[in-house]
Molecule: Glycine riboswitch aptamer
Organism: Alphaproteobacteria bacterium
């Protein structure tokens, strides 16, 4: 000095019902009493649906062999189905850490 690996910043980054019922406060508006809104949000159920956290399976391949290691495929337990937010992965980008040679 550097090739690769970690971490963090940044940018980029997909699919699937702003689905159907039920229940509901304060406060504000209004009324004769009712009622609106507060509520495209939240709780519960309830059918449809997605796949890129996370997990699970299956097993090209890697592995001389045991033993391990394994996908962006399968599955949908978890998640999630306007925005936001999250996001597996990308990066001729900054840092910083290790670091073959």
């Nucleotide at each position: 000095a550097u090739a690769g690996c970690g971490c963090u910043a940044c940018g980029g980054g997909a699919g699937a019902g702003a689905c159907u019922g039920a229940c509901a406060a304060a406060g504000g508006c209004u009324u004769g009493a009712a009622g609106c809104u507060c509520a495209u949000g939240g709780u519960c159920a309830g059918c449809a649906c997605c796949g890129a956290a996370g997990g699970a399976g299956c097993a090209a391949c890697c592995g001389c062999c045991c033993c391990g290691g394994a996908a962006a495929c399968u599955c949908u337990c978890a998640g999630g189905u306007a925005a936001c937010a999250g996001g597996a992965c990308c990066g001729c980008u900054a840092g910083u850490g290790u670091g073959a040679u």